[in-house]
RNA sequence: GGGCGGUUGGCGCAGUUGGUAGCGCGUCUCGUUUACACCGAGAAGGUCGCAGGUUCGAGCCCUGCACCGCCCA
Repeated sequence: GGGCGGUUGGCGCAGUUGGUAGCGCGUCUCGUUUACACCGAGAAGGUCGCAGGUUCGAGCCCUGCACCGCCCA
C1' cells in the first nucleotide's frame, strides 16, 4: 500500500426490508431477612467511533477519516 470483518449504556452483545434503540450481567431504590445473600418489583444510565451526503425520516443506505483484529504484498 491492497482486501475483509468490527466500533451501539459500566461490561458482553442483538437490532430482519430505513419508521419512537433493546436483551443479559452490573449499578441504585423498594419489598423480603435480625443481617447479608438469593428471590420479587421498579428506576437510572445511549447525541449508535468522527465528519459529510441521500431521504419526510438513518444504528441501518452512500462518501471520507480514525481506531481494533485477520489476510495479502
Background:
A computed fold for a 73-nucleotide RNA from a Candidatus Omnitrophota bacterium, annotated as transfer RNA. Its Rfam family is "tRNA". Rfam links the family to the GO term triplet codon-amino acid adaptor activity. It is annotated as a transfer RNA. The sequence was found in a public genome assembly. Model confidence (mean pLDDT): 82 of 100.